[in-house]
RNA sequence: CGAGGCGUGGCGCAGUUGGUAGCGUACACCCUUGGGGUGGGUGUGGUCGCUGGUUCAAGUCCAGUCGCCUCGA
Numbered sequence: 001c002g003a004g005g006c007g008u009g010g011c012g013c014a015g016u017u018g019g020u021a022g023c024g025u026a027c028a029c030c031c032u033u034g035g036g037g038u039g040g041g042u043g044u045g046g047u048c049g050c051u052g053g054u055u056c057a058a059g060u061c062c063a064g065u066c067g068c069c070u071c072g073a
Stems, first nucleotide, its partner, number of pairs: 001072007010025004019056001027043005049065005
């Protein structure tokens, strides 16, 4: 320098054919227990790396850019 992949709650991930984001875990509270663990329930927490564009509507499509990984030179 070129090519490809990844970037989404604290952490690990999903999100199909564009239709205003979900699962597990963690955290807080409650139930269960004599108490603890286990188990169950409720809740808090992200606007999707960043910027711009297309669209009535973008995590998803397009362009640029940043970071990480892999390959090539």
Predicted 3D model of a 73-nucleotide RNA (transfer RNA) from a Candidatus Rifleibacteriota bacterium.
Its Rfam family is "tRNA". Rfam classes the family as a transfer RNA. Its Rfam clan is "tRNA clan".
RNAcentral records the identical sequence in 2 taxa.
The sequence is in RNAcentral, with records from ENA and MGnify.
The coordinates come from a structure-prediction model, not an experiment, and the mean pLDDT is 82.